[in-house]
Order: sequence, then structure tokens, then C1' cells
RNA sequence: GCGGCAGGAGAGCUCCGGAAUUACCGGGCGCCGAAGGAGCAAGGUCAGUCGCGGCUGGGCGAUGACUGAAACUCUCAGGCAAAAUGACUGUUGC
Repeated sequence: GCGGCAGGAGAGCUCCGGAAUUACCGGGCGCCGAAGGAGCAAGGUCAGUCGCGGCUGGGCGAUGACUGAAACUCUCAGGCAAAAUGACUGUUGC
């Protein structure tokens, strides 16, 4: 890292239309964060630029770029009865 088993949250069974009672499709408003995806703090790096100091120095400051975590943030995707999905945890195999 991949697979099996078990556990596993949140949010409208919302409104309108279509259709094939449910599930489905399209649209409206309201929501969720734990598939996936995206963002960055301190710090670090720079053979870069500017300024200061200094010649037994190799530093300090500013600026720019790069790097930089998440269960934080965003809500693209996904989701909002059940089912399914599900980060993560335990266990087990490769």
C1' cells in the first nucleotide's frame, strides 16, 4: 500500500414538474463533512534583490520565491428516511 470481517457521524422521508407507488430524472430553496479534491500557520531553504556592518567579517534586517500539518478551512465532487457510501478504529491475510 491492497484485500476480508466488525464497528462507524453529520445534514429536508423539503417544494414543483416528469415518470414506472417507493427508489429514478430535471429544476428551486435550505443544509452536512468523515470518499476523493483543494487552501495555509509557525518554522525551514535560497547560488535571488536591496540596505547596514565590516576586511581575523561571513552576520543582521527588509523583500521575493520555494517548502510547509490536520479530524482546521472550502464545499468542486459527494451526501441530507432506509439502503449504499463512509475518514478513522480493531482484527486478519498478502
Overview
Glycine riboswitch aptamer from a marine sediment metagenome, 94 nucleotides, folded computationally. It matches the Rfam family "Glycine riboswitch aptamer". From the family's description: This family represents the bacterial glycine riboswitch. For this family Rfam cites "A glycine-dependent riboswitch that uses cooperative binding to control gene expression" (Mandal et al., Science, 2004). The coordinates come from a structure-prediction model, not an experiment, and the mean pLDDT is 77.